The RNA shown here (transfer RNA) has 74 nucleotides and comes from a Patescibacteria group bacterium. Its mean pLDDT, the model's own confidence on a scale to 100, is 81. Its Rfam family is "tRNA". It is annotated as a transfer RNA. Taxonomically the source falls in Bacteria candidate phyla (Bacteria).
[in-house]
RNA sequence: GCGCUUGUAGCUCAGCGGACUAGAGCGCGAGAUUCCGAAUCUCGAGGGCGGGGGUUCAAAUCCCCUCAAGCGCA
Numbered sequence: 001g002c003g004c005u006u007g008u009a010g011c012u013c014a015g016c017g018g019a020c021u022a023g024a025g026c027g028c029g030a031g032a033u034u035c036c037g038a039a040u041c042u043c044g045a046g047g048g049c050g051g052g053g054g055u056u057c058a059a060a061u062c063c064c065c066u067c068a069a070g071c072g073c074a
Stems, first nucleotide, its partner, number of pairs: 001073007010026004018057001028044005050066005
C1' cells in the first nucleotide's frame, strides 16, 4: 500500500429496511427475603447504533468517504 472482518448500554453480544417505541445476559441502583451477608425474586436507571454524507415515504440495517481494532497479501 491492497483486500477481508468487526465497531449497538459499564462489559459480552442479538438485531439482516418498517410493524414494540433498539433488546438480552452480566454489572449497577432500589425493594422483598435474612440476625447480617450471599443466593433468589421484583422493580428501575442507562445507548439512538465509531464519525460524516447519500439513497428511500422510512436506515442500526443499503451505498460512499473516513476513524479505530483484528486477520491476510504484498